[in-house]
RNA sequence: CGGGGUGUGGUGUAAUGGUAGCAUAAACGCUUUGGGAGCGUUUGGCCCGAGUUCAAAUCUCGGCACCCCGA
Repeated sequence: CGGGGUGUGGUGUAAUGGUAGCAUAAACGCUUUGGGAGCGUUUGGCCCGAGUUCAAAUCUCGGCACCCCGA
């Protein structure tokens, strides 16, 4: 320098263009002499910008970060 891939709560991982889910973690409560385990409730997320569309995590373009391949 060229090509390809990935980017979603603290962490991991889903989501045919049509309500952003699951597991775990965290906070609170119940249970226990206490801890652990269990149960219930709550909080918290689409890498950034623009475009297309009635509607974008999803499609298009640009950028950023990381990974792989080639030179």

A computed fold for a 71-nucleotide RNA from bacterium (Candidatus Gribaldobacteria) CG07_land_8_20_14_0_80_33_18, annotated as transfer RNA. It matches the Rfam family "tRNA". Model confidence (mean pLDDT): 80 of 100. The RNAcentral record of the sequence draws on ENA. NCBI's taxonomy places the organism under Bacteria, Bacteria candidate phyla, Candidatus Gribaldobacteria.